This is a predicted structure of a 75-nucleotide RNA (c-di-GMP-I riboswitch aptamer) from an Acidimicrobiaceae bacterium. The organism belongs to Acidimicrobiaceae, within Bacteria. Rfam family: c-di-GMP-I riboswitch aptamer. Gene Ontology term of the family: cyclic-di-GMP binding. About the family: GEMM was predicted in a large-scale screen for bacterial structured RNA regulatory elements. It was read from a public genome assembly, where an Rfam model found it. The prediction has a mean pLDDT of 91.
RNA sequence: CAGUCGAAAAGGCAAACCUCUCGCAAGAGUGGGACGCAAAGCCACGGGACUCUCCGAGUUCGCCGGGCCGCCGAA
Numbered sequence: 001c002a003g004u005c006g007a008a009a010a011g012g013c014a015a016a017c018c019u020c021u022c023g024c025a026a027g028a029g030u031g032g033g034a035c036g037c038a039a040a041g042c043c044a045c046g047g048g049a050c051u052c053u054c055c056g057a058g059u060u061c062g063c064c065g066g067g068c069c070g071c072c073g074a075a
Stems, first nucleotide, its partner, number of pairs: 005073002012037002017032002020029003035062001041068003045065003048060005
């Protein structure tokens, strides 16, 4: 220095629910709010689940796998 790993510290994100907005919908955004999260950062590439104006189009990365990037530094 790098990797694995995840003690400590500094911080970070934000479930359900509620307000407003968008969408046919799943759901997304905004503000509040915290169930939790060491990638709960990003990507729809594979699988799964979900929606529909259905054989196609979409949603979900806080369902799983994979890819890329990333804070800290004990055992």